[in-house]
RNA sequence: UAUACUUGUAAAGCGCCAGGGCUAUGGAUUGACGAUAUCACAUAGCUGACGAGGAGGAGGAUUAUCGAGUUUGAUCGGCGGAUACCUCCCGGUUGUCAAACAUCUCAACCGAUAUGUUUUUAUUCGAAAGCGAUUAGGCAACUUUUCGUACAAGAAUAAAGACAAGAUGUAU
Repeated sequence: UAUACUUGUAAAGCGCCAGGGCUAUGGAUUGACGAUAUCACAUAGCUGACGAGGAGGAGGAUUAUCGAGUUUGAUCGGCGGAUACCUCCCGGUUGUCAAACAUCUCAACCGAUAUGUUUUUAUUCGAAAGCGAUUAGGCAACUUUUCGUACAAGAAUAAAGACAAGAUGUAU
């Protein structure tokens, strides 16, 4: 240093890289054989998703939610995975027989944070990359530290509307 085995740690814009792009050295071509420029070349490197949100159980399947940034491009492309999605089961909420409670069937929406669905208004909360500066490493592409400064999707609370079944019992 490599391989094998064993053990431990680490994650979901998470991990990886052989296409592409970029850098360095060499090589080839151009050229005033200098510079410069170019490349289906070689070797070695760099890049390759910015946060928010997200797990009832089992199965299924693959192009798995939301916005910011970029478009002179690479957050391009590829592989694997993943709390998304679908079905069933379990569970919760709501559904105007005067009212309350309990139960059965059905329907809609959800997942122990289960507050029925939806419209409008008001208030509050709401990120990082970015931008500016800055620390360290590298020939470079780039990586990395810290500070300042913004802006989303959306979430919560309140009010006013609209929509959404039947039955049994407590029990006269």

Predicted 3D model of a 172-nucleotide RNA (glmS glucosamine-6-phosphate activated ribozyme aptamer) from Gracilibacillus sp. YIM 98692.
The coordinates come from a structure-prediction model, not an experiment, and the mean pLDDT is 78.
Rfam family: glmS glucosamine-6-phosphate activated ribozyme aptamer. The literature on the family includes a 2004 paper in Nature by Winkler et al., "Control of gene expression by a natural metabolite-responsive ribozyme". Rfam classes the family as a riboswitch.